[in-house]
C1' cells in the first nucleotide's frame, strides 16, 4: 500500500426491489397489582440511521470521499 465487509435509542438486533410516524427484544422512567421485592398489566422517554458530499420528486436502503472496527492480501 491493495481489495472485501461492517457502522441504526444506553445493550442487541430488523428494515425486502429507493416510497410508513425507523420496528422488535432488554434495560430504564411513571402508574396499577403486591405486605415488600420480583414477576405481571398500562403508559411513556430516549434515534442529527458514524460523518460529509452527491444523484433522485423521494435516501436508513444507491453513489463517491472521510473516520473507526474486522477479515484477506503484497
Nucleotide at each position: 500500500g491493495g481489495g472485501c465487509c461492517g457502522u441504526u435509542g444506553g445493550a442487541g438486533u430488523a428494515g425486502c426491489u429507493g416510497g410508513a410516524u425507523a420496528g422488535c427484544u432488554c434495560a430504564c422512567c411513571u402508574g396499577g397489582u403486591u405486605c415488600u421485592c420480583a414477576g405481571c398489566c398500562a403508559g411513556g422517554a430516549g434515534g442529527u440511521c458514524a460523518c460529509g458530499g452527491g444523484u433522485u420528486c423521494g435516501a436508513g436502503u444507491c453513489c463517491c470521499g472521510u473516520a473507526c472496527g474486522g477479515c484477506c492480501u503484497g
Source information:
Transfer RNA from a soil metagenome, 74 nucleotides, folded computationally. Rfam family: tRNA. By type it is a transfer RNA. Rfam links the family to the GO term triplet codon-amino acid adaptor activity.